[in-house]
RNA sequence: CCCCCAGUAGCUCAGCUUGGUGAGAGCGCCUGUUUGAAGCACAGGAGGUCAUCUGUUCAAAUCGGAUCUGGGGGG
Numbered sequence: 001c002c003c004c005c006a007g008u009a010g011c012u013c014a015g016c017u018u019g020g021u022g023a024g025a026g027c028g029c030c031u032g033u034u035u036g037a038a039g040c041a042c043a044g045g046a047g048g049u050c051a052u053c054u055g056u057u058c059a060a061a062u063c064g065g066a067u068c069u070g071g072g073g074g075g
Base pairs, nucleotide, nucleotide: 001074002073003072004071005070006069007068010027011026012025013024020058029045030044031043032042033041051067052066053065054064055063
């Protein structure tokens, strides 16, 4: 320098192919019930500029472009 993959909640990830349903799951966190207390269990809740910018579109996590970060391969 070139090519490929990944970036979504505190963590691990789905969703992207084929644009439109309220952005989700597990674990974790908070509150309540329960308990002598804790754990377990049950009920409820908080938490996201979907890496960044921009374009296309009535509408973008999803499509196009550029950039950044990490990983792999080639030279």

Predicted 3D model of a 75-nucleotide RNA (transfer RNA) from Nodosilinea foveolarum. Rfam family: tRNA. Rfam's curators write: Transfer RNA (tRNA) molecules are approximately 80 nucleotides in length. It is annotated as a transfer RNA. Gene Ontology term of the family: triplet codon-amino acid adaptor activity. Lineage of the source: Bacteria > Bacillati > Cyanobacteriota > Nodosilineaceae > Nodosilinea.